[in-house]
């Protein structure tokens, strides 16, 4: 440097789907009464369509959704999984412009989930997204701290042994030398493991293989 395989979490990430609640007695449809000329597709222009045989609005009654988002479960794909911001292209939205939705290329940011605050989306005290803060968690680094283990050194020092002395003479005691059990203390060094502190970022981290 390359390849392969893994780990973070049992609330890791994303997609699809069953059921359930919410959305909501909302939108909408029909109809009675009242008012009476505009209304329609996100906004504007243009064009088109509908409209006194009643546009549209209000109110009463009857009927009455769906999408997005959410919870539990299942399946699948994975570990930049994924999310977000900018720029470019394509598609969609009747024509044009803006905006929206979706897809793709590229640059940048984010290790991960959670909580709080705030901004946006949203029917919403749900949820999602951005930012900030907080502790938690995983990973790596360190002339770092503590601990475990090992080695070395120093100090203390058992058994044994030698010499001398004393003695109550099968023996015992005292002093000195040799000796070195032990894992007791201190210091230094190193490896492994654990804990702590500080810091970094996923183009990271671990393991194996290959090459230089």
């Nucleotide at each position: 440097a390359g390849a392969u395989a893994g780990a973070g979490g049992u609330u890791g990430c994303g997609u699809u789907u069953u059921u359930c609640a919410u959305c909501a007695g909302u939108a909408g449809u029909u109809u009675g009464c009242c008012c009476g000329a505009u209304g329609c597709a996100g906004c504007a222009g243009g064009u088109g369509c509908a409209g006194a045989g009643g546009a549209g609005g209000g109110u009463g009654a009857a009927c009455g959704a769906a999408a997005g988002g959410g919870a539990c479960g299942a399946a699948c794909g994975c570990c930049g999984a994924a999310g977000g911001a900018g720029a470019g292209g394509g598609g969609u939205u009747u024509c044009u412009g803006c905006a929206g939705c979706u897809u793709u290329u590229u640059u940048c940011c984010u290790g991960g989930g959670c909580a709080u605050a705030u901004a946006g989306u949203g029917a919403a005290g749900a949820a999602c997204u951005g930012u900030a803060u907080g502790a938690c968690u995983g990973u790596c680094a360190u002339g770092c701290c503590g601990u475990u283990a090992u080695g070395c050194a120093a100090g203390g020092g058992a058994a044994g042994u030698c010499g001398c002395g004393c003695u109550u003479u099968a023996g015992g005691c005292g002093c000195g030398g040799c000796g070195g059990a032990u894992a007791u203390u201190u210091g230094c060094a190193u490896u492994u493991g654990c804990g702590g502190a500080u810091g970094g970022a996923g183009c990271g981290c671990u393991a194996u293989c290959u090459g230089a």
The prediction has a mean pLDDT of 77. This is a predicted structure of a 212-nucleotide RNA (Lysine riboswitch aptamer) from uncultured Blautia sp. Lineage of the source: Bacteria > Bacillota > Clostridia > Lachnospirales > Blautia. It matches the Rfam family "Lysine riboswitch aptamer". Rfam's curators write: Riboswitches are metabolite binding domains within certain messenger RNAs that serve as precision sensors for their corresponding targets. RNAcentral holds the sequence, with entries from MGnify.